Large-subunit ribosomal RNA, domain I from Nonlabens xylanidelens, 532 nucleotides, folded computationally.
It matches the Rfam family "Bacterial large subunit ribosomal RNA".
Context: one part of a larger RNA
RNA sequence: GGCGUAUGGGGAAUGCCUAGGCUCUCAGAGGCGAUGAAGGACGUGAUAAGCUGCGAUAAGUUGCGGGGAUCAGCACAUAUGAAUUGAUCCGCAAAUUUCCGAAUGGGGCAACCUGUUAUAUUGAAGAUAUAUCAUCCGAAAGGAAGCGAACCUGGUGAACUGAAACAUCUAAGUAGCCAGAGGAAGAGAAAACAAAAGUGAUUCCGCUAGUAGUGGCGAGCGAACGCGGAAUAGCCCAAACCAAUUAUGUUACGGCAUAAUUGGGGUUGUAGGACCGUAAUGUUUAAUGUGUAAUGAAUAGGAAUUUUCUGGAAAGAAAAACCAAAGAGGGUGAUAGUCCUGUACUGGUAAGUUACAUUAUUAAUAACGGUAUCCUGAGUAGUGCGGGGCACGUGAAACCCUGUAUGAAUCAAGCGGGACCAUCCGCUAAGGCUAAAUACUCCUGAGAGACCGAUAGUGAACUAGUACCGUGAGGGAAAGGUGAAAAGAACCCUGAAUAAGGGAGUGAAAUAGAUCCUGAAACCAUACGCUU
Numbered sequence: 001g002g003c004g005u006a007u008g009g010g011g012a013a014u015g016c017c018u019a020g021g022c023u024c025u026c027a028g029a030g031g032c033g034a035u036g037a038a039g040g041a042c043g044u045g046a047u048a049a050g051c052u053g054c055g056a057u058a059a060g061u062u063g064c065g066g067g068g069a070u071c072a073g074c075a076c077a078u079a080u081g082a083a084u085u086g087a088u089c090c091g092c093a094a095a096u097u098u099c100c101g102a103a104u105g106g107g108g109c110a111a112c113c114u115g116u117u118a119u120a121u122u123g124a125a126g127a128u129a130u131a132u133c134a135u136c137c138g139a140a141a142g143g144a145a146g147c148g149a150a151c152c153u154g155g156u157g158a159a160c161u162g163a164a165a166c167a168u169c170u171a172a173g174u175a176g177c178c179a180g181a182g183g184a185a186g187a188g189a190a191a192a193c194a195a196a197a198g199u200g201a202u203u204c205c206g207c208u209a210g211u212a213g214u215g216g217c218g219a220g221c222g223a224a225c226g227c228g229g230a231a232u233a234g235c236c237c238a239a240a241c242c243a244a245u246u247a248u249g250u251u252a253c254g255g256c257a258u259a260a261u262u263g264g265g266g267u268u269g270u271a272g273g274a275c276c277g278u279a280a281u282g283u284u285u286a287a288u289g290u291g292u293a294a295u296g297a298a299u300a301g302g303a304a305u306u307u308u309c310u311g312g313a314a315a316g317a318a319a320a321a322c323c324a325a326a327g328a329g330g331g332u333g334a335u336a337g338u339c340c341u342g343u344a345c346u347g348g349u350a351a352g353u354u355a356c357a358u359u360a361u362u363a364a365u366a367a368c369g370g371u372a373u374c375c376u377g378a379g380u381a382g383u384g385c386g387g388g389g390c391a392c393g394u395g396a397a398a399c400c401c402u403g404u405a406u407g408a409a410u411c412a413a414g415c416g417g418g419a420c421c422a423u424c425c426g427c428u429a430a431g432g433c434u435a436a437a438u439a440c441u442c443c444u445g446a447g448a449g450a451c452c453g454a455u456a457g458u459g460a461a462c463u464a465g466u467a468c469c470g471u472g473a474g475g476g477a478a479a480g481g482u483g484a485a486a487a488g489a490a491c492c493c494u495g496a497a498u499a500a501g502g503g504a505g506u507g508a509a510a511u512a513g514a515u516c517c518u519g520a521a522a523c524c525a526u527a528c529g530c531u532u
Base pairs, nucleotide, nucleotide: 001531002530003529004528005527006526007525008524009523015517016481017480020452021451022449023448024447025446026445027444028443029441030440031147032146039100040099041098042055043054044053046078047077050074051073061094062093063092064091065090066089070082071081072080105114106113107112115133117131118130119129120128121127135144136143137142151182152180153179154178155177156176162169166216192199193198203230204229205228206227207226213221214220234433235432236431237377241264242263243262244261245260246259247258248257249256250255269411271376272375273374274373275370276369277368278367284364285363286362287361288360290357291356292355293354294353295352299347300346301345305320306319307318308317309316321338322337323327329341330340331339382406383405384404385403386402387401388400389399392418413428414427415426416425417424468475469474488516491503492502493501494500
């Protein structure tokens, strides 16, 4: 020096654990904000740096309800206090709520500076206190603004990429940006489909079907009819006509006409309505109120076990019992139906919510016949040119939207049925509203997992969007475990020592001693053996 064995140091893997995550299900809620939000700054404790709570009434104040012995948050210390005259704690309702922030008297480098007017302290300068004063819309009353995870509608709108290059095409009307709304949004009661038979608003799902098509017929894109389901709900205006009011014009002063506003009327394709005639006082629905019931916060009751043994400890083993509408779960010094908390089950309550019923009030709502005249959405439909959307790239290209130029008909009418024409069939545009089935989850409650278990699972199990980095936008960690209980090592010794260690003591264990469960490997050391 090498190898081996043993004992340690070092190190943190591994095992076990879970306080935190992840993904869902079922319910709830789906908004907050000028009565000042979201988010912050600064304060606030006996001592107080951080987190949490709170706001100069500042880890809190008041009322009501619950609850019943401890309490002064995380936070384990000392001091000082509070509490059966009911504290702490839990629920509901209120009070207070500095400054910034839409931020709103003006300004400003957010959390600061500085004014107007009125009142008070004053008689006054100055100062202080309280209130007031932004903009836009609106006649006023009043409203708006700003924030918020996704879902939704509209506007605008890429590129990488694919086409094995690339330009049409694709990616994709995606991402991004902007505007707006709601608990959902959007769509929606046929100028629809269909095809010789029929269906009957919309939405969503499963098929139809990767079909028919479309496509440098490349890459790709990609329906519908029809069928089966979920859920179902239908309505209101404009106009004709009638009336009132006002204004204007006109008048033979009786009125008449026009316009505007308001009320009645009326709402469709088997055309309907006005108008004329006939008939009826009934049907149904909604809202409000009342009553009843259910639900509804904190919460209440809630069964049943002992002995011996092992052990530090019994819930384990042995033996003998009991309850069960409760043998879900968690805790307790090891594994507990019967120790604790709970669980099944049974109750109870304020605000509120829901259902049903009745009558009351208010509001809305229906029939038959006739057909001369009137009405039934106009710069609209359609057309030319240029684009876009439709699965459909201009194509034989219908249909829908419209920038531009034009421009009908009026029920003997009009539109559609994928060029176009005829027949036939379907429907009635150019006004509007509409629940449910559907989408989503920042958030609340309950529950689940052939999900993770500290290099995993959220970036974050811990003072985490913290420390730290960056001028900034932004980037972004590491870090869990003594023990059943601190019983956290009195006292003594070595030492310069409040370091460290050795005794002593606690404990089942201290090689569980706070760098604390287990404690692998690398690496280091000591002892012994073998060997060069």